[in-house]
This record gives sequence, structure tokens and C1' cells, in this order.
RNA sequence: GAUUUAUAAAGAAGUGGCGAGAGACAGGCUCACAGACCCACUGGCAACCCUCAAAAAGAGAAGGUGCCAAUUCCUGACCAAAAAGCAUGGUGCAUUUUGGAGAUAUAAAUU
Repeated sequence: GAUUUAUAAAGAAGUGGCGAGAGACAGGCUCACAGACCCACUGGCAACCCUCAAAAAGAGAAGGUGCCAAUUCCUGACCAAAAAGCAUGGUGCAUUUUGGAGAUAUAAAUU
């Protein structure tokens, strides 16, 4: 890197360093010299692996990851349903909402 499965409306920040962009991509919107992003330390959240429990329910947090602005910040060519609208001979068009798919992230397993 690829595949499979699961999860993604909850939760959790201080100090120091650096110094200009950052939030995956596009659009929007936001964060940022009153110092963001990133890095280090400390702290915390969560509970995928893990530990306890014969097992399940459940509990825990030593260890391996992860995470600690905003719902994955929102939306994203596709599919379905609903609503009101426009045009219409059949019917079609674009809009909004909801769900799915897709995308992304993380974990576990396989390769």
C1' cells in the first nucleotide's frame, strides 16, 4: 500500500519550542502573529486490541494503538423516499430534507 469487519451526533488541555499557514481533497465555513498547524513534556478522554470474569452480562485501565476546535466542521457527480415548486400530451426539471452508497479517519485481522 491492498482487502475484510467494526466504529465515527458522546468524551477529553496545560506548559514549553518553532514561526505561517491550518482544518485529507474541491467548494463553503471556520481556526490562526492575543502564535494556529506541527514538535516535546505533562495531563486527560475513550475502550479497538488487552486484563479480570468458566462464559455471557459486566467491570477495569498496567500495556499496544487511537483521540483531546467546530457532528468525519458542513456539503460532494450515484440510488431510494418524502415535501412543496416549475414546465407538461406522456412526463420531465431543478430545490430541500431523510436514508443508503461512495469518500475519509481509526482499530483489529489477513496479505